Predicted 3D model of a 373-nucleotide RNA (Bacterial RNase P class A) from Rhizomicrobium sp. The model forms 96% of the base pairs in the Rfam consensus. The RNAcentral record of the sequence draws on ENA. It matches the Rfam family "Bacterial RNase P class A". It is annotated as a ribozyme. Model confidence (mean pLDDT): 77 of 100.

RNA sequence: UCAGAGGGUCGGAUGGCCGCGCUCCGUGAGGGGUGAGGAAAGUCCGGGCUCCACGGAGACACGGUGCCGGAUAACGUCCGGCGGGGGCGACCCCAGGGAAAGCGCCACAGAGAACAGACCGCCCGAAGAAGCCCCAUAAGGGCGAAGACGGGUAAGGGUGAAACGGUGCGGCAAGAGCGCACCGCGCGGCCGGCAACGGACGCGGCACGGCAAGCCCCACCGGUAGCAAGACCAAAUAGGGACGGCGUUCGCCUGUUUCCGGGCUGCCGUCCGGGUCGGUCGCGCGAGGCGCUUGGAGACAGGCGUCCCAGAGGAAUGGCCAUCCAUCGGUUCACACCGAGGACAGAACCCGGCUUACAGGCCCUCUGACGCA
Numbered sequence: 001u002c003a004g005a006g007g008g009u010c011g012g013a014u015g016g017c018c019g020c021g022c023u024c025c026g027u028g029a030g031g032g033g034u035g036a037g038g039a040a041a042g043u044c045c046g047g048g049c050u051c052c053a054c055g056g057a058g059a060c061a062c063g064g065u066g067c068c069g070g071a072u073a074a075c076g077u078c079c080g081g082c083g084g085g086g087g088c089g090a091c092c093c094c095a096g097g098g099a100a101a102g103c104g105c106c107a108c109a110g111a112g113a114a115c116a117g118a119c120c121g122c123c124c125g126a127a128g129a130a131g132c133c134c135c136a137u138a139a140g141g142g143c144g145a146a147g148a149c150g151g152g153u154a155a156g157g158g159u160g161a162a163a164c165g166g167u168g169c170g171g172c173a174a175g176a177g178c179g180c181a182c183c184g185c186g187c188g189g190c191c192g193g194c195a196a197c198g199g200a201c202g203c204g205g206c207a208c209g210g211c212a213a214g215c216c217c218c219a220c221c222g223g224u225a226g227c228a229a230g231a232c233c234a235a236a237u238a239g240g241g242a243c244g245g246c247g248u249u250c251g252c253c254u255g256u257u258u259c260c261g262g263g264c265u266g267c268c269g270u271c272c273g274g275g276u277c278g279g280u281c282g283c284g285c286g287a288g289g290c291g292c293u294u295g296g297a298g299a300c301a302g303g304c305g306u307c308c309c310a311g312a313g314g315a316a317u318g319g320c321c322a323u324c325c326a327u328c329g330g331u332u333c334a335c336a337c338c339g340a341g342g343a344c345a346g347a348a349c350c351c352g353g354c355u356u357a358c359a360g361g362c363c364c365u366c367u368g369a370c371g372c373a
Base pairs, nucleotide, nucleotide: 001369002368003367004366005365006364007363008362009361010360012324013323014322015321016320017319018318020035021034022033023032024031025030037344041355042354044353045352046351047350048349049226050225052223062222063221064220065219066218067081068080069079070078071077082096083094084093085092086091097217098216102215103214104211105210106209119157120156121153122152123151124150125149131143132142133141134140165183166182167181168180169179170178184206185204186203187202188201190199191198192197230281231280232279233278240272241271242270243269244268245267246266251264252263253262254261255260288307289306290305291304292303293302294301295300325342327340328339329338330337331336
C1' cells in the first nucleotide's frame, strides 16, 4: 500500500424567532425548567407488576427447551469450553440428547435401498456349432468360438442423497477382512479433565446404513390472562330498592253477606346501591445511568462516589432563518465559487434479551500478500 477478520462508538453542531406536551412560580399578564431511540420497530422469548383460580406432593395430558460447565431475577439470552464443518489465516457457521426400546419412511434413477443385489466388466469351464432368443406350433427369422450356456466374483465401471467400512501390500483362476499394516468403528479397563470430551493401550475382522425440523423415548421447565391488567371518585337521564306521605279516582287480586280492611299498580318527597359519560390513581427512584475501584479468563458480581433522566391519553417532542460541519454534483491544475443536502425511524406499564432496518463518519485489535528500511 492492497485485500480482509473481529469489536466499539457517533449518527449533524451552535444561535435566534414562532408554536406544542408536562411541570414549577405568579392574583393575573407572563416567566423559568424539561421533552424520543439505538433500535422507541417486530411483539419472538424471559421476568417484574396486577386480576382470577388454587391445601401440599406426585402422576397423566399438552406446550417448550436440548453437547458440557458457568452467569443471571429469569431466558430459547450471554460467557468460557468440547465436538463437527468451512477458510492459507485473523475468524466464521451448527435444530449439536437418544436410531443395539418400538413403529414408520427412504422419491426418481438403478440389477439391487435393509438381515440387499449382479446390468456392464473380470475369471474358470465350454472344439461334438456346443447352445440361446422371437413365435401357440410348424415353417421361418435373429444372436453365438470377437464365446451361446453353466459356474465363480463383488476389485473396477454405471445409478443414486445413501450401495452393507477406507487406503496399501500380500493373496487368488479372478476376487473378497480371505490374511496383514495403518485409519475408521465397537467393546474393555487405564490416564488427563468438574464435565462435554481427549489420549495412549489391549481385544474384536466389522457385527450396528440414513431420517427423531416423522411418531416416539429420556432429562429439565411451564396455572391462566394481560395496563383495554387492576383500584378509586362519580353527573344528567332512564331504571332498581327502602322508608314516609297523598289518593282510594281508574284497573287487578283478596278477607268478608255488606260496611270496612289488606296488597299490587299510580303520584310526590327523602335516602341507598349498581352501571354509563367524565375524572383520579396505577405512571416514572429503577434487576436505573455515569465514573473510579476490587474479584474473575469472561459473562458478571461486590464496594465507593455522583446524577435524577419524557410521562401524553386521539395522544406534545414541530416549523422557519442564519453561520458552520460531513457528503454529493458542476466549473477549476488547484485554491475557491455555485447548487443540492443529513440514514433507519417516532415513546404509550416497566425491565433483560433476540431479530429486523440503518446514508455516512470515527476509533481499537488482529490476519494475509507485496514493497521499503